RNA sequence: UGUAACUUAGUGGUAAAGGAUUUGCCUAGUACGCAUAAGGUCCUGGGUUCAAUCCCCAGCA
Numbered sequence: 001u002g003u004a005a006c007u008u009a010g011u012g013g014u015a016a017a018g019g020a021u022u023u024g025c026c027u028a029g030u031a032c033g034c035a036u037a038a039g040g041u042c043c044u045g046g047g048u049u050c051a052a053u054c055c056c057c058a059g060c061a
Stems, first nucleotide, its partner, number of pairs: 001061002006018003013050001021037001023035003043059005
């Protein structure tokens, strides 16, 4: 250091973007482009707190 299949944001109020994928439009068809939808036990287990991805401890990789 560990967050969507991938790459990364997110410094206590319950998660965002890019790209990939689904569907539609466009096209003779594909690609590109536009729109749309789905996809998350935030590595695991405890602790603090009204509330933890966030702070503390241990563990795993």

A computed fold for a 61-nucleotide RNA from Ictidomys tridecemlineatus, annotated as transfer RNA.
Taxonomically the source falls in Ictidomys (Eukaryota, Metazoa, Dipnotetrapodomorpha, Euarchontoglires).
It matches the Rfam family "tRNA". The family's RNA type in Rfam is transfer RNA. From the family's description: Transfer RNA (tRNA) molecules are approximately 80 nucleotides in length.
The RNAcentral record of the sequence draws on Rfam.